The part of an RNA shown here (small-subunit ribosomal RNA, 3' major domain) has 470 nucleotides and comes from an uncultured Bacillota bacterium. The full RNA is in RNAcentral, with records from SILVA. Its mean pLDDT, the model's own confidence on a scale to 100, is 83.
[in-house]
Context: one part of a larger RNA
RNA sequence: UGACGGGGACCCGCACAAGCGGUGGAGCAUGUGGUUUAAUUCGAAGCAACGCGAAGAACCUUACCAAAUCUUGACAUCCCUCUGACCGGUCUUUAAUCGGACCUUCUCUUCGGAGCAGAGGUGACAGGUGGUGCAUGGUUGUCGUCAGCUCGUGUCGUGAGAUGUUGGGUUAAGUCCCGCAACGAGCGCAACCCUUAUCAUUAGUUGCUACGCAAGAGCACUCUAAUGAGACUGCCGUUGACAAAACGGAGGAAGGUGGGGAUGACGUCAAAUCAUCAUGCCCCUUAUGGCCUGGGCUACACACGUGCUACAAUGGCCGGUACAAAGAGCAGCGAAAUUGUGAAAUGGAGCAAAUCUCAAAAAGCCGGUCUCAGUUCGGAUUGUAGUCUGCAACUCGACUACAUGAAGUUGGAAUCGCUAGUAAUCGUGGAUCAGCAUGCCACGGUGAAUACGUUCUCGAGUCUUGUACA
Numbered sequence: 001u002g003a004c005g006g007g008g009a010c011c012c013g014c015a016c017a018a019g020c021g022g023u024g025g026a027g028c029a030u031g032u033g034g035u036u037u038a039a040u041u042c043g044a045a046g047c048a049a050c051g052c053g054a055a056g057a058a059c060c061u062u063a064c065c066a067a068a069u070c071u072u073g074a075c076a077u078c079c080c081u082c083u084g085a086c087c088g089g090u091c092u093u094u095a096a097u098c099g100g101a102c103c104u105u106c107u108c109u110u111c112g113g114a115g116c117a118g119a120g121g122u123g124a125c126a127g128g129u130g131g132u133g134c135a136u137g138g139u140u141g142u143c144g145u146c147a148g149c150u151c152g153u154g155u156c157g158u159g160a161g162a163u164g165u166u167g168g169g170u171u172a173a174g175u176c177c178c179g180c181a182a183c184g185a186g187c188g189c190a191a192c193c194c195u196u197a198u199c200a201u202u203a204g205u206u207g208c209u210a211c212g213c214a215a216g217a218g219c220a221c222u223c224u225a226a227u228g229a230g231a232c233u234g235c236c237g238u239u240g241a242c243a244a245a246a247c248g249g250a251g252g253a254a255g256g257u258g259g260g261g262a263u264g265a266c267g268u269c270a271a272a273u274c275a276u277c278a279u280g281c282c283c284c285u286u287a288u289g290g291c292c293u294g295g296g297c298u299a300c301a302c303a304c305g306u307g308c309u310a311c312a313a314u315g316g317c318c319g320g321u322a323c324a325a326a327g328a329g330c331a332g333c334g335a336a337a338u339u340g341u342g343a344a345a346u347g348g349a350g351c352a353a354a355u356c357u358c359a360a361a362a363a364g365c366c367g368g369u370c371u372c373a374g375u376u377c378g379g380a381u382u383g384u385a386g387u388c389u390g391c392a393a394c395u396c397g398a399c400u401a402c403a404u405g406a407a408g409u410u411g412g413a414a415u416c417g418c419u420a421g422u423a424a425u426c427g428u429g430g431a432u433c434a435g436c437a438u439g440c441c442a443c444g445g446u447g448a449a450u451a452c453g454u455u456c457u458c459g460a461g462u463c464u465u466g467u468a469c470a
Stems, first nucleotide, its partner, number of pairs: 001470002003467003007464004012459002015454002019418005026309008034300002042053002064295003069290002073125001077124002079121006088103005106115003127284002130282003136278002138273003141269001143267001148187006154163003167178003193261004198229007207219003232255001235249005311411001315370007327358003332351002337346003377408001382403007424446007
């Protein structure tokens, strides 16, 4: 000087407390461990691994296993020889690659050749999701959006170092004020950026308006999207040290960082990644490379994490009826109409979309029924028959109909999230994607309770104190 303390003082945070809803019990989904297996590819491991890489494993993917098969190779450059084709199409063979038959048959030219393509040969080499993340770059997590981390000059100290950065106040903040052997400065904080809340101006179709509908008309409103205004403790009062600031008030759409996002200092964990990519060294080279068929990654006495659905009457079922936002669409979205109990099928209008389509929002409201039961709750499991995607749904897809109708009556110890348009609850869309979503990312609808406070638990920060530690 740090680090640490079941030392002290101050301060903060859904840290506790006050509340609301969960997890832990059940069934299922999904990830992991374990076990099994020919293989169950690999990585991730307290917080900060475990619906994580994977925004989507039937084949492919795929890295794993079994079998078959190739050896200058699936891919790149160079050398030599040969050919003028190669490609493509049809048939045939194989599980597949390979192979066989037929059709098709280059360009320029100074006629030497050149270009291009293919076949064969030869090695130099290619190739490796093989090892090392403790050799590395790049990227990322984390403490933590915590308020810290430093430097120059000066001064003090023999020196390591100190000072500044400590102190008195204040702030979300090393934010600002005052004081001070310090005076300044940098990276962080804040602001500048995006979005949302109000208004004005400009613009007016595909939007909006009046209407039962359309034509036509208009641009006030909604909206769209560009520019601007607006919030700054600016004004008033009180407190304060005449300061910084705090508290209350006015006006205002909005008030003290208005709400949300992006933005992550010096560093820590030899944290993660050689399997995104790049890369040193080591290793394989008729195989640890290539290709292909089938299987596996989907196994299942069990254990854990994360979720979904429930256990019902604030409910289930039936009928009627209302109101969104944000997205996506041409190998696409697919309307009306028709068929089917249904998943769907037929159909092919319109739309590269403020025009058309996906598209029905659901909870809600109105009426009816059930009457507290393992039930008209709950839907697992299983049987049969189907639909769709796709070469192909046996291993191993999603969905539909009928039948079946398991556990479950609110969950021990323990533990998690959340302070407002939040929690809870209700649907909607998108990426990936042929098909496959209870996951992820986004969107709106309805919409609470509680916070006395800082004694205690956990984690940070500042100052101070002690020293078994460096």